This is a predicted structure of a 347-nucleotide part of an RNA (small-subunit ribosomal RNA, central domain) from an uncultured Planctomycetota bacterium. The coordinates come from a structure-prediction model, not an experiment, and the mean pLDDT is 89. RNAcentral holds the full RNA, with entries from ENA and SILVA.
Context: one part of a larger RNA
RNA sequence: CUGGGCUUAAAGGGUGCGUAGGCGGCGAUUCAAGUCAGAUGUGAAAUGCCUGAGCUCAACUGAGGCAUUGCGCUUGAAACUGAUUCGCCUGAGUAUUUCAGGGGUGUGCGGAACUGCCAGUGGAGCGGUGAAAUGUGUUGAUAUUGGCAGGAACACCGGAGGCGAAAGCGGCACACUGGGGAAUAACUGACGCUGAGGCACGAAAGCUAGGGGAGCGAACGGGAUUAGAUACCCCGGUAGUCCUAGCCGUAAACGAUGAGCACUGGGCGGGAGGGGGUUUCCCCUUUCUGCCGUAGCGAAAGCGUUAAGUGCUCCGCCUGGGGAGUAUGGUCGCAAGGCUGAAACUC
Numbered sequence: 001c002u003g004g005g006c007u008u009a010a011a012g013g014g015u016g017c018g019u020a021g022g023c024g025g026c027g028a029u030u031c032a033a034g035u036c037a038g039a040u041g042u043g044a045a046a047u048g049c050c051u052g053a054g055c056u057c058a059a060c061u062g063a064g065g066c067a068u069u070g071c072g073c074u075u076g077a078a079a080c081u082g083a084u085u086c087g088c089c090u091g092a093g094u095a096u097u098u099c100a101g102g103g104g105u106g107u108g109c110g111g112a113a114c115u116g117c118c119a120g121u122g123g124a125g126c127g128g129u130g131a132a133a134u135g136u137g138u139u140g141a142u143a144u145u146g147g148c149a150g151g152a153a154c155a156c157c158g159g160a161g162g163c164g165a166a167a168g169c170g171g172c173a174c175a176c177u178g179g180g181g182a183a184u185a186a187c188u189g190a191c192g193c194u195g196a197g198g199c200a201c202g203a204a205a206g207c208u209a210g211g212g213g214a215g216c217g218a219a220c221g222g223g224a225u226u227a228g229a230u231a232c233c234c235c236g237g238u239a240g241u242c243c244u245a246g247c248c249g250u251a252a253a254c255g256a257u258g259a260g261c262a263c264u265g266g267g268c269g270g271g272a273g274g275g276g277g278u279u280u281c282c283c284c285u286u287u288c289u290g291c292c293g294u295a296g297c298g299a300a301a302g303c304g305u306u307a308a309g310u311g312c313u314c315c316g317c318c319u320g321g322g323g324a325g326u327a328u329g330g331u332c333g334c335a336a337g338g339c340u341g342a343a344a345c346u347c
Base pairs, nucleotide, nucleotide: 003319004318005317006316007301008300012315014201015200016199017198021194022193023192025088026087027086028085030083031082033081034080035077036076037075038074040072041071042070048066049065050064051063053061054060091191092188093187094186095184096183097182098181099180103177104176105175106174107173108172109171110154114150115149116148117147118146119145120144121143125136126135162169163168206247207246208245209244210243211242215241216240220236221235222234223233258314259313260312261311262310263309266292267291268290269289270288271287272286273285274284275283276282277281296303297302320347321346322345329340330339331338332337
């Protein structure tokens, strides 16, 4: 390269927006670039194939024809692709009415618990464990009552329930704000899908500066355990965890399953709408979210209208294990390090 693949064997980019590009609905019009047909020029010779000829045959030699799958020019065709023009409403969007929601940002407020401090009661232990000890307590602890302060997280509701592109989101109220579903069918009229680069977002940990610091708690100290115990258990405890501003850009960032559209038996649930009926209930319909399973698929496990089935479009990625996500170069970062990413050698 041609292929074959990507849930678990190597392989879906962490997620979105979007540039170029690729691909693209229905009816008609014209053009004729792609496409198709005819004519014509060219496509050197040798080589190749066919026919017959010359050396006794063959190899070989020479002759004629074909081929030379290509390119140019020309005459046509108009289904498809493309281009042009005119339309359409089913794709997409807008509008109106309405619905659900821990979607986001900011501000304020609340109660329980915890820790500390102050005061009262009380008087010998408390704490901790498998058992202990370190620790703590007559300078009055633990327990209990009242008060004050502080920080962090929001029990029950809570649900295989909801929202969000993903990361993620949970006390209450207010303000601002994003997205989604349904109904109607008024409007626009293909405005669409995907998306190399690019840009934005992106858990935790980590970094910079300034705050904050209750609890928890890497490191660290001590007590145990043990042959040892740089651990598991216990007593402490710094960074951190929290806030503001800015970096970092990773993850088992997982459904280990890219996005979009269409098609292909059913059954049982959950959430949010709409319509209808004979209204303790039932039926139809849209959408989201689960379970079980038909055909089919799959190496199997399993998937199965939320496909891993059947097709189309676009992007990303894989090509034996180790070496190695290493070296080197480039680039980004304050750093930690990230992205890109080999080879020798070896099995």